The RNA shown here (transfer RNA) has 84 nucleotides and comes from a Spirochaetaceae bacterium. The sequence is in RNAcentral, with records from ENA. The organism belongs to Spirochaetaceae, within Bacteria. It matches the Rfam family "tRNA". From the family's description: Transfer RNA (tRNA) molecules are approximately 80 nucleotides in length. It is annotated as a transfer RNA. The same sequence occurs in records of 2 taxa.
RNA sequence: GCCCAGAUGGUGGAAUUGGUAGACACGCUGGUUUCAGGUACCAGUGCCGUAACAAGCAUGGAAGUUCGAGUCUUCUUCUGGGCA
Numbered sequence: 001g002c003c004c005a006g007a008u009g010g011u012g013g014a015a016u017u018g019g020u021a022g023a024c025a026c027g028c029u030g031g032u033u034u035c036a037g038g039u040a041c042c043a044g045u046g047c048c049g050u051a052a053c054a055a056g057c058a059u060g061g062a063a064g065u066u067c068g069a070g071u072c073u074u075c076u077u078c079u080g081g082g083c084a
Stems, first nucleotide, its partner, number of pairs: 001083007010026003019067001027045006046057002060076005
């Protein structure tokens, strides 16, 4: 230099091939249980915003197509692999 794959909450990782983004698990927080801890069980847990809800935002970054994009197209950054 060329080719291929990937990037999603705090972490791992789903999303039926364009139609509710974050299922599920772990972690964390609170509670019950315990003398205490662990285990087990219950509830909660992205950002912004609100009195509380709601509305809004969030798939590496930027644009495009579309009624609608994590998914398609273009450019770009980074990571892994292959070829020379």